[in-house]
RNA sequence: GCAUCAUCCAGAGCGGUCGAGGGACCGGGCCCGACGACACCGCGGCAACCAGCGAGACCGACACGAGGUCGGUGCGCCAGGUGCCAAUGCCCGAGCGAUGAGGG
Numbered sequence: 001g002c003a004u005c006a007u008c009c010a011g012a013g014c015g016g017u018c019g020a021g022g023g024a025c026c027g028g029g030c031c032c033g034a035c036g037a038c039a040c041c042g043c044g045g046c047a048a049c050c051a052g053c054g055a056g057a058c059c060g061a062c063a064c065g066a067g068g069u070c071g072g073u074g075c076g077c078c079a080g081g082u083g084c085c086a087a088u089g090c091c092c093g094a095g096c097g098a099u100g101a102g103g104g
Base pairs, nucleotide, nucleotide: 002103004101005100006099007098008097013043014042015041016040017039021032022031023030026093027092028091029090044085045084046083049081050080052077053076054075057073058072059071060070061069062068089096
């Protein structure tokens, strides 16, 4: 870099460095920013996609002289791998983009 699926109106900020633009791109708005934004670093936090653990409700497959094993859906705990921490992906239009998971 490619295609697929899910999510994108909830939630979560302090300090340091830097120094002028930033909110992905285009058009139109609106906002953030020298009272230092954006970005980076440190610490803190949010959430729960995946992993892990648990109980076993439903479904399926297999097994079955014993009521089991595996998988899926849903539930609870946790926080290991990611992600995220102005405004609904800031809003509207058209395109698209971001993150996660497995795959070729």
Molecule: SAM riboswitch aptamer (S box leader)
Organism: Actinomycetes bacterium